Transfer RNA from a Candidatus Woesearchaeota archaeon, 71 nucleotides, folded computationally.
[in-house]
RNA sequence: GCACUUGUGGUGUAGUGGUAUCAUUCAAGGUUCCCAACCUUGCGACCCGGGUUCAAGUCCCGGCAGGUGCA
Numbered sequence: 001g002c003a004c005u006u007g008u009g010g011u012g013u014a015g016u017g018g019u020a021u022c023a024u025u026c027a028a029g030g031u032u033c034c035c036a037a038c039c040u041u042g043c044g045a046c047c048c049g050g051g052u053u054c055a056a057g058u059c060c061c062g063g064c065a066g067g068u069g070c071a
């Protein structure tokens, strides 16, 4: 330099164009003499810019970052 691939809450993760999922962490409450465990509720995310579309995490283009291969 070229090709491919990945990017989603603090962390990990699902998502075949139509309400962004689950686990964990955190907070509040319940339970307990206390703690742990357990139960309920809540907060919290689509790497950046542009395009297509009524509608984009998803499709397209360009960047940025990580990974793999070739040179």
Base pairs, nucleotide, nucleotide: 001070002069003068004067005066006065007064010024011023012022018054026042027041028040029039030038047063048062049061050060051059

Rfam family: tRNA. Rfam's curators write: Transfer RNA (tRNA) molecules are approximately 80 nucleotides in length.
Lineage of the source: Archaea > Nanobdellati > Candidatus Woesearchaeota.